[in-house]
RNA sequence: GCGCGUUUAGCUCAGUGGUAGAGCAUCUAUCUGAUAAGUAGAAGGUCGUAGGUUCGAUCCCUACAACGCGCACUA
Numbered sequence: 001g002c003g004c005g006u007u008u009a010g011c012u013c014a015g016u017g018g019u020a021g022a023g024c025a026u027c028u029a030u031c032u033g034a035u036a037a038g039u040a041g042a043a044g045g046u047c048g049u050a051g052g053u054u055c056g057a058u059c060c061c062u063a064c065a066a067c068g069c070g071c072a073c074u075a
Base pairs, nucleotide, nucleotide: 001071002070003069004068005067006066007065010024011023012022013021018055026042027041028040029039030038048064049063050062051061052060
């Protein structure tokens, strides 16, 4: 340099055009002599960035960025 893949909550990941979710973690309550576990609830998101298509985009298209893999080049 070329190709491919990934990017969504603190972490690991769903979600393939119509109001963004789960598990774990966090917080509160309950329970306990006290912790842990259990139970109930809550909070947490510019969906990598910028454009485009569309009535409507996390989803489709383009560019860019970060990370990963493969190939090529140099030595």
The prediction has a mean pLDDT of 83. A computed fold for a 75-nucleotide RNA from a bacterium, annotated as transfer RNA. Rfam family: tRNA. Gene Ontology term of the family: triplet codon-amino acid adaptor activity. Rfam describes the family as follows. Transfer RNA (tRNA) molecules are approximately 80 nucleotides in length. It is annotated as a transfer RNA.